[in-house]
């Protein structure tokens, strides 16, 4: 120093130009003799950050920032 992958709910992830989701988790409510199970709801998001293209960008393209692999140099 170069190459490659991800960054999205509190977690561990999906979506890849046209209304941002799923599992847990948290809340409530229902079922139950009871429960931590089982059901139904809510509730949570500046989709890492800046910029560009677009009518329109979580999604394209450029830069930066941070995780992780891999390579090469020195010693």
């Nucleotide at each position: 120093g170069c190459c490659c992958g991800c960054u999205u709910a509190g977690c561990u992830c999906a979506g890849a130009g046209g209304c941002a989701g799923a599992g847990c988790a948290u809340c409530c409510g229902c079922c139950u003799u009871g429960u931590a199970a089982g059901c139904g709801g809510a509730c949570g998001g500046u989709c890492g950050g800046g910029a560009g293209u677009u009518c329109a960008a979580c999604u394209c393209u450029c830069c930066c920032a941070g995780c992780g692999g891999g390579c090469u140099c020195c010693a």

Predicted 3D model of a 75-nucleotide RNA (transfer RNA) from an Actinomycetota bacterium. Lineage of the source: Bacteria > Bacillati > Actinomycetota. The coordinates come from a structure-prediction model, not an experiment, and the mean pLDDT is 81. Its Rfam family is "tRNA". Its family is annotated with triplet codon-amino acid adaptor activity in the Gene Ontology.